A computed fold for a 350-nucleotide part of an RNA from an uncultured prokaryote, annotated as small-subunit ribosomal RNA, central domain.
Rfam family: Bacterial small subunit ribosomal RNA. Its family is annotated with ribosome and structural constituent of ribosome in the Gene Ontology.
The prediction has a mean pLDDT of 86.
Context: one part of a larger RNA
RNA sequence: CUGGGCGUAAAGCGCGCGUAGGCGGUUUGGUCAGUCAGAUGUGAAAGCCCCGGGCUCAACCUGGGAACUGCAUUUGAAACUGCCAAACUAGAGUAUGUUAGAGGGAAGUGGAAUUUCUGGUGUAGCGGUGAAACGCGUAGAUAUCAGAAGGAACACCAGUGGCGAAGGCGACUUUCUGGGCUGAUACUGACGCUGAGGUACGAAAGCGUGGGGAGCAAACAGGAUUAGAUACCCUGGUAGUCCACGCCCUAAACGAUGAGAACUAGCUGUUGGAGGCGGGUUUCCGUUUAGUGGUGCAGCUAACGCACUAAGUUGACCGCCUGGGGAGUACGGCCGCAAGGCUAAAACUC
Numbered sequence: 001c002u003g004g005g006c007g008u009a010a011a012g013c014g015c016g017c018g019u020a021g022g023c024g025g026u027u028u029g030g031u032c033a034g035u036c037a038g039a040u041g042u043g044a045a046a047g048c049c050c051c052g053g054g055c056u057c058a059a060c061c062u063g064g065g066a067a068c069u070g071c072a073u074u075u076g077a078a079a080c081u082g083c084c085a086a087a088c089u090a091g092a093g094u095a096u097g098u099u100a101g102a103g104g105g106a107a108g109u110g111g112a113a114u115u116u117c118u119g120g121u122g123u124a125g126c127g128g129u130g131a132a133a134c135g136c137g138u139a140g141a142u143a144u145c146a147g148a149a150g151g152a153a154c155a156c157c158a159g160u161g162g163c164g165a166a167g168g169c170g171a172c173u174u175u176c177u178g179g180g181c182u183g184a185u186a187c188u189g190a191c192g193c194u195g196a197g198g199u200a201c202g203a204a205a206g207c208g209u210g211g212g213g214a215g216c217a218a219a220c221a222g223g224a225u226u227a228g229a230u231a232c233c234c235u236g237g238u239a240g241u242c243c244a245c246g247c248c249c250u251a252a253a254c255g256a257u258g259a260g261a262a263c264u265a266g267c268u269g270u271u272g273g274a275g276g277c278g279g280g281u282u283u284c285c286g287u288u289u290a291g292u293g294g295u296g297c298a299g300c301u302a303a304c305g306c307a308c309u310a311a312g313u314u315g316a317c318c319g320c321c322u323g324g325g326g327a328g329u330a331c332g333g334c335c336g337c338a339a340g341g342c343u344a345a346a347a348c349u350c
Base pairs, nucleotide, nucleotide: 003322004321005320006319007304008303012318014201016199017198021194022193023192025088026087027086028085029084030083031082033081034080035077036076037075038074039073040072041071042070049065050064051063052062053061054060091191092188093187094186095185096183097182099180103177104176105175106174107173108172109171110154115149116148117147118146119145120144121143125136126135162169163168206247207246208245209244210243211242215241216240220236221235222234223233258317261314262313263312266295267294268293269292270291271290272289273288274287278285279284299306300305323350324349325348332343333342334341335340
């Protein structure tokens, strides 16, 4: 002189886009706002500090100096930052070719299965459990064959495989559409990064209106179990689950790890591209790139562990934490039809 932190101890917004702001590549010239140096003025006295002097000492009083880290004016410097001008291509982007994909929206189609209904065969049980019972069945069930209806979900493929910002996305076909990877050439010329507010999206459950309803199934009813059993098990069963439109805005929304950039041993698996003819000419290996896994060095870590997909080494930006409880509560505000959400204390107590 300087707070320290955020995978699991408190702490990364659920996730994008983006305003202000902060920060910003290479080269040349200019300027001199920031910056640096000098000078001048001012920065009252007292006090503090240093060196002296006076009360017998001290407190106290007193002389001188220093300090007053500042401000203004002025003269200079020009490396860095800013600003102005000109230029560049390594960041970023555009055009063109190729390519993988459950990325998204809409329409249509398909097969297996469950259920119900109709008809045939057929007869006394079926179903269910740890064991049973409620339940279904001689008004013909269960089983089996044929047909029909309707709704929902898409076996195998399927893979620490793929895609997406996240939530998430899985039958097939058509159509509309977003993003990524990659090759070579051309072009723009810093157009970039982050992002307070703001705004779009955001599982499930829930809400409103109208449909739909096969299976499953909160609530509810019954049967069991039990000392009891408002449960676990069984038989049923309504919201809901599905569709359209509009809300809600929360999750262990998790990698419990913000986004972006640079640098830092290897080995091995896998997905998508590219490339060369060096081996090989069916396959494969070595090279390069974008993902996704395992293992591991240095380093880091309280340890566990992380380790080029960092929790290592750096610089720029945002968010958040500051003992436990009270409490993510009260009050107020904003939002919502409601449920509630967002913001967010204190007394008191340990």